[in-house]
RNA sequence: UCCGGCAUAGCUCAGCGGUAGAGCGGGUGACUGUUAAUCACUAGGUCCUUGGUUCGAAUCCAAGUGCCGGAGCCA
Numbered sequence: 001u002c003c004g005g006c007a008u009a010g011c012u013c014a015g016c017g018g019u020a021g022a023g024c025g026g027g028u029g030a031c032u033g034u035u036a037a038u039c040a041c042u043a044g045g046u047c048c049u050u051g052g053u054u055c056g057a058a059u060c061c062a063a064g065u066g067c068c069g070g071a072g073c074c075a
Base pairs, nucleotide, nucleotide: 001071002070003069004068005067006066007065010024011023012022013021018055026042027041028040029039030038048064049063050062051061052060
């Protein structure tokens, strides 16, 4: 320098044009002599940033940032 992948809840990840989700974790309650487990309910998001396309963008396009992998160049 070039090519590819990834970036979404506290964590691990789904979702690939039409209301943002799951598991774990957190909170409240039930159950229990108590804790754990189990069950029910519940809170939590500028979908990395900016711009574009579209009636509509987490999703498509462009540029940028960060991380990971590969190639090349120099010596």

RNAcentral holds the sequence, with entries from ENA. The RNA shown here (transfer RNA) has 75 nucleotides and comes from Rubritalea squalenifaciens. The organism belongs to Rubritalea, within Bacteria. Rfam family: tRNA. Rfam's curators write: Transfer RNA (tRNA) molecules are approximately 80 nucleotides in length. Rfam classes the family as a transfer RNA. The same sequence occurs in records of 3 taxa. The coordinates come from a structure-prediction model, not an experiment, and the mean pLDDT is 80.